About this RNA
RNAcentral holds the full RNA, with entries from ENA and SILVA. A computed fold for a 346-nucleotide part of an RNA from an uncultured rumen bacterium, annotated as small-subunit ribosomal RNA, central domain. Its mean pLDDT, the model's own confidence on a scale to 100, is 86.
Context: one part of a larger RNA
RNA sequence: UUGGGUUUAAAGGGAGCGCAGGCCGGAGAUUAAGCGUGACGUGAAAUGCCGCGGCUCAACCGUGGAAGUGCGUCGCGAACUGGUUUUCUUGAGUGAGUACGACGGAGGCGGAAUUUGUGGUGUAGCGGUGAAAUGCUUAGAUAUCACGAAGAACCCCGAUUGCGAAGGCAGCCUCCGAGUCCUUAACUGACGCUAAAGCUCGAAAGUGCGGGUAUCGAACAGGAUUAGAUACCCUGGUAGUCCGCACGGUAAACGAUGGAUGCCCGCUGUUUGCGAUAUACAGUAAGCGGCCAAGCGAAAGCGUUAAGCAUCCCACCUGGGGAGUACGCCGGCAACGGUGAAACUC
Repeated sequence: UUGGGUUUAAAGGGAGCGCAGGCCGGAGAUUAAGCGUGACGUGAAAUGCCGCGGCUCAACCGUGGAAGUGCGUCGCGAACUGGUUUUCUUGAGUGAGUACGACGGAGGCGGAAUUUGUGGUGUAGCGGUGAAAUGCUUAGAUAUCACGAAGAACCCCGAUUGCGAAGGCAGCCUCCGAGUCCUUAACUGACGCUAAAGCUCGAAAGUGCGGGUAUCGAACAGGAUUAGAUACCCUGGUAGUCCGCACGGUAAACGAUGGAUGCCCGCUGUUUGCGAUAUACAGUAAGCGGCCAAGCGAAAGCGUUAAGCAUCCCACCUGGGGAGUACGCCGGCAACGGUGAAACUC
């Protein structure tokens, strides 16, 4: 490389957009590049193959023939692929109508809880644990009432619920923006799929600058436990957790399952539309779940949301360790990230 694979054995890129490239719907006409076929030219000799012949035979040699998958030129053919052109509507998109949602951004508002301040009541404990102690407290704590402040998170509703490409998104209201489904069939007429590079987004922790700091809380301190205890438990507590701008770019970024299209028994629950209506039943479309037929699978299991049957494109794998390491390069303020070996060893 081929082949075979990628839920769990090695292997799906974290996700999207997208240039090149690859692949691409129905009908008619045309072309003849690919494709098929014919002729001609060429395809050196030697070697190899076949026939005949010469050395007593053979090896060896001579002679003749066929073949030579290839290339070029000129014709012919037109199913398929390609090119050109005309056309179509079912793929794709636009419009119109009706909905839907924790989809994004900005602003405003709300109550509960927590901590804290002031004042009142009140008195000796509180807190914490397996048990304690550190800690707080007669300078009046804990408890309780009233008023005030701050920051962060939004109980119930809440659900195999919903939305989003993924990360993710949940108090309420407003504004701005985006999306999807359904119905219709008015418009365009293949405008499509995928996507190496590239660009953008990307939890938490982390970084820079500026704010903020109620809670919780790496580091750290103390108290315990213990043989020890750089831990688990307890009392505190800085960074951080929050906001703005910028960086970083990784996760068990998981459905451990790339995207798109078509086809293939059913039952059942639920969300949102549609039409008909009566509040049911049933129907249909798009989602989200459960169970199964066929089929698939090493099995577990998957099973119209496929891991079934097929096509197209991308990514990735090729024994374990060494190692996601070293070196080099690229990126980054750094932390580190991306790319990514070998010796050796089993």